[in-house]
Molecule: ZMP/ZTP riboswitch aptamer (pfl RNA motif)
Organism: uncultured Chthonomonas sp.
RNA sequence: AACGGCGGGCGUGACUGGCGCGUUGCGGGGACGACCCCGGGGAAGCGCCCGCUUUGAUAUGCCGAGCGCCUGGGCGACCGUA
Numbered sequence: 001a002a003c004g005g006c007g008g009g010c011g012u013g014a015c016u017g018g019c020g021c022g023u024u025g026c027g028g029g030g031a032c033g034a035c036c037c038c039g040g041g042g043a044a045g046c047g048c049c050c051g052c053u054u055u056g057a058u059a060u061g062c063c064g065a066g067c068g069c070c071u072g073g074g075c076g077a078c079c080g081u082a
Stems, first nucleotide, its partner, number of pairs: 002055001004053009015042002017070005026039005061075003
């Protein structure tokens, strides 16, 4: 110095559901099964930059406003295919 890790900034950002109880805890319209549109709120991850660290680290997970039962996704890691 680089990799990695940690922190910060900027940009981008998938996914954001149904029923019940509670409730400030989504709102309006539409569909009919757990979805669509608009709005509000949340949000992992990805990219770039800056700082710290200098072989240290990195771990079997992460993401949507309480709890329960569900439904369906996204992201990261590993392996394989194209």